About this RNA:
Predicted 3D model of a 472-nucleotide part of an RNA (small-subunit ribosomal RNA, 3' major domain) from a Pseudobdellovibrionaceae bacterium. The coordinates come from a structure-prediction model, not an experiment, and the mean pLDDT is 83. It was read from a public genome assembly. Rfam family: Bacterial small subunit ribosomal RNA.

Context: one part of a larger RNA
Order: sequence, then C1' cells, then structure tokens
RNA sequence: UGACGGGGGCCCGCACAAGCGGUGGAGCAUGUGGUUUAAUUCGAUGCAACGCGAAAAACCUUACCUGGGCUCGAAAUGCAGUGGAAGACGGCAGAGAUGUCGUCGCCUUCGGGCCGCUGCAUAGGUGCUGCAUGGCUGUCGUCAGCUCGUGUCGUGAGAUGUUGGGUUAAGUCCCGCAACGAGCGCAACCCCUGCCUUUAGUUGCCAGCAUUCAGUUGGGCACUCUAGAGGGACUGCCGACGUUAAGUCGGAGGAAGGUGGGGAUGACGUCAAGUCCUCAUGGCCCUUAUGUCCAGGGCUACACACGUGCUACAAUGGUAGAUACAAAGGGUUGCCAAGCCGUAAGGUGGAGCCAAUCCCGUAAAGUCUAUCUAAGUUCGGAUUGAGGUCUGCAACUCGACCUCAUGAAGGUGGAAUCGCUAGUAAUCGCGGAUCAGCAUGCCGCGGUGAAUACGUUCCCGGGCCUUGUACA
Repeated sequence: UGACGGGGGCCCGCACAAGCGGUGGAGCAUGUGGUUUAAUUCGAUGCAACGCGAAAAACCUUACCUGGGCUCGAAAUGCAGUGGAAGACGGCAGAGAUGUCGUCGCCUUCGGGCCGCUGCAUAGGUGCUGCAUGGCUGUCGUCAGCUCGUGUCGUGAGAUGUUGGGUUAAGUCCCGCAACGAGCGCAACCCCUGCCUUUAGUUGCCAGCAUUCAGUUGGGCACUCUAGAGGGACUGCCGACGUUAAGUCGGAGGAAGGUGGGGAUGACGUCAAGUCCUCAUGGCCCUUAUGUCCAGGGCUACACACGUGCUACAAUGGUAGAUACAAAGGGUUGCCAAGCCGUAAGGUGGAGCCAAUCCCGUAAAGUCUAUCUAAGUUCGGAUUGAGGUCUGCAACUCGACCUCAUGAAGGUGGAAUCGCUAGUAAUCGCGGAUCAGCAUGCCGCGGUGAAUACGUUCCCGGGCCUUGUACA
C1' cells in the first nucleotide's frame, strides 16, 4: 500500500421487511448429470453451466458409430509431361459413392482457352494445447470509482490531490484545505415514447355537402394518422429550510418537474473466467489417414437425480351461441382473397399484391344469453387404439396437425427457494427470426391491469472513512 475480520461509523441496492404471483408435489416439453450403447459427437459446470453454443438433428446439417470406396485427394495455386472440347442423353451392376458400355459432341489470333490423367511443390484435419495467443464475450456493475502532470511531505515503500463539513442517482456540486490542474469513467450530446406548432396529403383520414351495402364515389386536408423540421423542462418562478453556498421540502403554472419513462452506451481492472468447434493464429500431432466420398444408424436410448418451462388441479371456472376493441411485423422460389368441396387438418380455385393500396388476418382475455352444481365431475388432459391431412426423394427408428374413441396422475404441493415497486407484477392473445416441414423455447408487440414499501435491527451484495492483523 492492499486484502481480510462472526471490528466500528456513514450510505445504497426487490438485499431484508410489507405485498402479489410462482418453483419445490402431478403429467408433459426441454437442457444437464448418471447409466446404457457400436455410437449415444463436442464444448459450457457456484453466483456468471444446465429451453446454454443450437435463431430449427428424419436425409443433409454431423463433427460420432458400422460398413463400402478414394489417395495430388471434395475444394485452391504454380510448374513439367501427356490426352481430349466442356459436356448432354441412355443401358447394365451396386445400398449408394462408384464402376462399365453405347450414342452425340470444340473454339483458336496457333501463343493458348476449357477439361481429364501422371509426377512435383503442396493440400486437408470440427486432431491437442483458451495454462502459448489475437479477436469476441460473461462477471463484479451502469457499481462510482480508476489514474496522471507539476508542486509539497517522507531516507524509502509511498502519501497528498481523491481526506474533512454539507449535498447528490453519481469523485454530482458547494465550502474548506499544500495543493493546483488534467485524463478515463458520471452526466449531457444519440434513438424510442409523452404535449404543441409547422410543412406535406396518397395508398391514409371524413367535420360539413351530395352519394353508397361499404370513405364506396364526388369533394375536402379541418381532424386522426404518417414522417421531416422546430418549440417545450432549465430548480426557470414563489415560499420555507440551509453557511448569503451547493442543495432539500412545499407550491404555482404546465402534456410533462426536479435524471419525465424506456433504450443504446460498461472506466482502471478481477476471475491463468469462457471460446483453438465462428474466425484468425504459435507450437505439437495425423498424411493410402486423425484427410475425403457414400449408405445405414446415432446425437431422439432410460432404473434414476437436478435445472428451466408448459398444462392443470376448477365456479373470479368449463361448455355452447351471439357480439366489440389492438399494436408491431412478414410476403415474388413469396403472402394467398372471394367462391366451391370436406366434421376437420386440408383440398380446389384463381382475384389482388414487389404492398399506409392486396394478402397473412376472425385478435384473445372482455361483454350478453343459456347450461353445468361441487363430483375426480361437462374439471384435467397424459396415454393408447383406429382413420386421415400436409411438407418432403423419403415421416420405421424419429415430424407436425386433424377426427372418432380412450380418458391416467392431479383436490394448491415438505424442508427450502425465485421474480416483481407501475402501465410494473399478474393475466390475455398477436407477430417475427431460424425454417421444405416442425416452438410449451427465443426475440418483439399490444389488450386488461393490481397490492405493498412502517422502516434499515437482521440475511446477501456493494461504496466511502476508520481500526486490528503472525496474510501478500
């Protein structure tokens, strides 16, 4: 000087408390451990691994296993030699890769182009080492800290500044002070959202006029909206408190008030944290194989254990009928309307749309009416049987969906444990990426919309000062 303390002081955080809803019990989905296996590819392992890499494992992917093949190689560059256009179509053998046979088949400026074969220099490796590395990322933590120049003090390590008194979300600001300044962080500048003005008015909108089944059409651009430019909030104003300060509390006006709400943004560093399987790369290793092609299988196994979720156990509910209101997205190898067929999944059909125009596309919870009457039920839907639909060479291992039948566990979950402070929790549906097909996961969107916070003694984590130390 740090680090640590079941030392002290001050302060903060859904850290506790106060509340609301869960997990832990059930069934299923998914990841992991374990076990099994020819293989169940590899990595991630307290917080910070475990719906993680994987934003899509039937083949492919695929790295694993079994078997069948190749060896200048599946792909790249150069040189030398040699042959032929490249290639297209078809037959046979084979699981295919591939082998074999037949037919057709060059341009040239004569340098060559394009393709094959042979040889060489080389290729190739998701093989090892993340404890050799770059890059990227997680975490402490959006915590308020981390440092430097000059000066001063100290023999020196170092200190000072950065401590102190106030204040703040903040090393934020004020005052004081052997310090005076500065840098990286904080804040602001950026984006979305909340109010107003203005510009613009189609594909959007409709107040008044006419018109229609319908903003459908005429007309209009007021309004809504869209998307560009501006304004607006600054403790600016008033009062109290405060050191005449910084600021705090209350009030006015205001759409918004003291950072308005949300996002992006992550200092010096820590964990030899993670990644050599994104990529790059040193070293080591393989080179008729640890490379490469193919078929099939596996990654989907199942006594069990754990994590994360979905669906429930019902009446604030289930079922049936009627009916209202979104936002944000996607669409040409695409989205697919009306109509018709089918109980349905879906099929048919073909209009429109490169989209404020057309389509996906009926939002659902909600509201109204009827019914069920406390039961393992008209709750719950696992499991299984049968029949189908769709995608795709192909759904046996191993896809999703539909219909009929079947109707399991489950009556609110022990010890323990998680999230959340407001348009939040809870609850309801919608969209997108990936994608031929496949979503309870992920990333977004809107609808309905709470309860509680006395307080900081305690648990956890963190910041500043101080103290002890046989630790570095």